The RNA shown here (TPP riboswitch aptamer (THI element)) has 115 nucleotides and comes from Nonomuraea rhizosphaerae. Rfam family: TPP riboswitch aptamer (THI element). Rfam links the family to the GO term thiamine pyrophosphate binding. Rfam describes the family as follows. Vitamin B(1) in its active form thiamin pyrophosphate (TPP) is an essential coenzyme that is synthesised by coupling of pyrimidine and thiazole moieties in bacteria. The source organism's lineage runs through Bacteria, Bacillati, Actinomycetota, Streptosporangiaceae and Nonomuraea. The sequence was found by an Rfam model in a public genome assembly.
Parts: sequence; structure tokens; C1' cells
RNA sequence: CAAGUCAAUCGCGGGAGCUCGGGGCGUACCGGGCUGAGAGGGCGUCCGAAGGCCGUCGCCGACCGCAUGAACCUGUCCGGGUAAUGCCGGCGUAGGGAGAGUGCGAUGACGCAUG
Repeated sequence: CAAGUCAAUCGCGGGAGCUCGGGGCGUACCGGGCUGAGAGGGCGUCCGAAGGCCGUCGCCGACCGCAUGAACCUGUCCGGGUAAUGCCGGCGUAGGGAGAGUGCGAUGACGCAUG
């Protein structure tokens, strides 16, 4: 300066990419790099591979979001950039999208600026 861009609780919603190396090939792991809040941490289930594959699903946990909604989805789109990728920007104030009560707060919370 200024009004909730605040807090916890319970409930609900969401995402798991790109890439390198090792190892494995009726068994399906180990480690690293990039961006990011988060890129699968724990327990289990199912599936089961050839110039390919090392995954699917459930529960718990972490992280973020819940109408104050850009958490997240709808992209085989456009431009830029990268080893590569929604990596960055645009379309986008687009279309969808999950909540309640309580506490604290103009005796100034959260936050910002200055000293």
C1' cells in the first nucleotide's frame, strides 16, 4: 500500500513425457540427462516382445488443483527452438472441468514495496 491472491480439516479432480547407457527376451529390471509443482515412491494385479519390447490396472503416498477454476483434458493445428519432447509461445478472456463448512483477517491476514 491494500482485502481475502490466507490456513488447516474432511471430501473430490488430475497428470506420469522426451532421451542416453547397462541389463534382459517366457523374463519384463537398474542407473543417468532435459523441462516442470509433480515425469511412477510403496504394495499388489493382469498382460507378455524381435530391428521391436521392458507395459496395463487398482489401492496408498508425494505434488498440483476444486468455480477466485490455465490443476487437467479437448491438438495427427501454427510459429520458434532442441539431442528430443506441449520444451516455449499462439489459437485461448476458446470449449470442457472437481467443494463444503470452520478458523483467522481494517486492532490490517495473504502478499507487494521501501528502510